Context: one part of a larger RNA
RNA sequence: UGACGGGGGCCCGCACAAGCGGUGGAGCAUGUGGUUUAAUUCGAUGCAACGCGAAGAACCUUACCAGAAUUUGACAGUUCAUUGGCUUUUUCUUGAAAAAGAAUUAGUCCUUUUAGGAACAAUGGAAACAGGUGGUGCAUGGCUGUCGUCAGCUCGUGUCGUGAGAUGUUGGGUUCAGUCCCGCAACGAGCGCAACCCUUAUCAUUUGUUAACGCGCAAAACGCGACCGAAUGAAACUGCCAGCCAAAAGCUGGAGGAAGGCGAGGAUGAGGUCAAGUCAGCAUGCCCCUUAUAUUCUGGGCGACACACGUGCUACAAUGGUAGAGACAAAGGGAAGCUUACUUGUAAAAGUUAGCAAAUCCCAAAAACUCUAUCUCAGUUCGGAUUGUCGGCUGCAACUCGCCGACAUGAAGUCGGAAUCGCUAGUAAUCGCCGGUCAGCCAUACGGCGGUGAAUACGUUCCCGGGCCUUGUACA
Numbered sequence: 001u002g003a004c005g006g007g008g009g010c011c012c013g014c015a016c017a018a019g020c021g022g023u024g025g026a027g028c029a030u031g032u033g034g035u036u037u038a039a040u041u042c043g044a045u046g047c048a049a050c051g052c053g054a055a056g057a058a059c060c061u062u063a064c065c066a067g068a069a070u071u072u073g074a075c076a077g078u079u080c081a082u083u084g085g086c087u088u089u090u091u092c093u094u095g096a097a098a099a100a101g102a103a104u105u106a107g108u109c110c111u112u113u114u115a116g117g118a119a120c121a122a123u124g125g126a127a128a129c130a131g132g133u134g135g136u137g138c139a140u141g142g143c144u145g146u147c148g149u150c151a152g153c154u155c156g157u158g159u160c161g162u163g164a165g166a167u168g169u170u171g172g173g174u175u176c177a178g179u180c181c182c183g184c185a186a187c188g189a190g191c192g193c194a195a196c197c198c199u200u201a202u203c204a205u206u207u208g209u210u211a212a213c214g215c216g217c218a219a220a221a222c223g224c225g226a227c228c229g230a231a232u233g234a235a236a237c238u239g240c241c242a243g244c245c246a247a248a249a250g251c252u253g254g255a256g257g258a259a260g261g262c263g264a265g266g267a268u269g270a271g272g273u274c275a276a277g278u279c280a281g282c283a284u285g286c287c288c289c290u291u292a293u294a295u296u297c298u299g300g301g302c303g304a305c306a307c308a309c310g311u312g313c314u315a316c317a318a319u320g321g322u323a324g325a326g327a328c329a330a331a332g333g334g335a336a337g338c339u340u341a342c343u344u345g346u347a348a349a350a351g352u353u354a355g356c357a358a359a360u361c362c363c364a365a366a367a368a369c370u371c372u373a374u375c376u377c378a379g380u381u382c383g384g385a386u387u388g389u390c391g392g393c394u395g396c397a398a399c400u401c402g403c404c405g406a407c408a409u410g411a412a413g414u415c416g417g418a419a420u421c422g423c424u425a426g427u428a429a430u431c432g433c434c435g436g437u438c439a440g441c442c443a444u445a446c447g448g449c450g451g452u453g454a455a456u457a458c459g460u461u462c463c464c465g466g467g468c469c470u471u472g473u474a475c476a
Stems, first nucleotide, its partner, number of pairs: 001476002003473003007470007015460002019423005026314008034305002042053002064300007073129001078126007086107002090103005109117003131289002134287003140283002142278003145274001147272001152191006158167003171182003197266004202234007213223001237260001240254005303442001316416001320375007332363003337356002341352004382413001387408007429452007
């Protein structure tokens, strides 16, 4: 100087408390451990691994296993020889396929046209080489997590100290903040804080078709500027008033205002810590393999199942279930696409046929909600697991191992032990909608969008984490 203390002081945070809703019990989904397996590919492991890499494992992906094949190789470029300018379609035989063999078709460069040319392709050979999701994240770059959006981390000059170092950065107030004020052997400065950026809340002006409103029409033209879209600007600054404080910084209350003291949310993550994570995104040193640890293919596996844990979904019902009727969003996506309408079908869906590269058309029905009827507390008209049968769709192909529909079946479960998690306002809770990935989908995930819309906070003694000062130390 740090670090640590079941030392002290001050302060903060959904840290506790006060509340609301969950997890832990059930069924299922998903990830992990373990076990099993020919293989169940690999990585991630307290917080900060476990719906994580994976924004989509039937083949492919795929790295794993079994078998069948290749060896200058699936890919790159050099050289030699041969052939053919070159590109392309289809069929047959063997085979599980890769692959091997045989035939066939269409288009097409230049020139000095028995032929030649430079590029290009195929086959064969050669050598260097290719290739490796093989090892090492404790050799690395880059990127990321975490403490933590915590308020800290430093430097120049000066001064003090033999020196390591100190001072500044401590002190008195104040703040979300090393924020600001005052004081002071310090005076200044940098990276952080804040602001500048985006979205949102109000208004004004301008502008506007495909939007909206009104009138009229067969359909338009047309008019208008409330809503809406876009652009520009205004507006919030403790600016005004009162009190408190030190005549400061600031705090409390009030006025006006759409908004008040950082208005709300986002992006933004200092110096460092954890030899944290990643050699399997990529790059890369060294080591290793080179007839195999490389490459191709078929089938299987990554989906196993006595069990244990994490994260979720659905419930256990009457603030509810079922049937019928009615209402109100936002944000997105669409051409090998979104698919209207009509017809068929109980339905999934199919057939026919419009519109739209979209403020125009479509996905699209919002759901919770309201009204009416019914069920009357029961393992039920709750709950939907599981299983059977028949179908639909995607796709070479749904057995292992897809999704959806109809009928039948109708399990556990009556609110969950010890323990434990989230949340302070348009939040929690609850209700639907959309997107990416994607042929399809195991999405109940992830990322967004709006609808309805609470309760509570006395307070800081205690638990956890953090900041500043101080003290002790056989620690560095």